[in-house]
RNA sequence: GCCCUCGUAGCUCAAUCGGUCAGAGCAGCGGACUCAUAAUCCGUUGGUUGUAGGUUCGAGUCCUACCGAGGGCACCA
Numbered sequence: 001g002c003c004c005u006c007g008u009a010g011c012u013c014a015a016u017c018g019g020u021c022a023g024a025g026c027a028g029c030g031g032a033c034u035c036a037u038a039a040u041c042c043g044u045u046g047g048u049u050g051u052a053g054g055u056u057c058g059a060g061u062c063c064u065a066c067c068g069a070g071g072g073c074a075c076c077a
Base pairs, nucleotide, nucleotide: 001073002072003071004070005069006068007067010026011025012024013023019057028044029043030042031041032040050066051065052064053063054062
C1' cells in the first nucleotide's frame, strides 16, 4: 500500500425483510430481607447505534468517505 471482518448503555451482547418505544444480562443507584455482610428478591438511572454525508415515506440495518480495532496479502532493492 491492497483486501476482508467488526464498532450499539460503564462491560458482555441482542434488535427478524429496512418499519411498533433501540432492549437483555452484569455493573451502578434506591429499597426489602439479615444482628451485619454476602447471596436472593423488587424498583430504577444510564444511548450523538464510531464520525460526517447520501438513498428512502422511514436507517442500528443499505451506499460513500474518514476514524479506530482485529485479520490476510504484498513490498522490504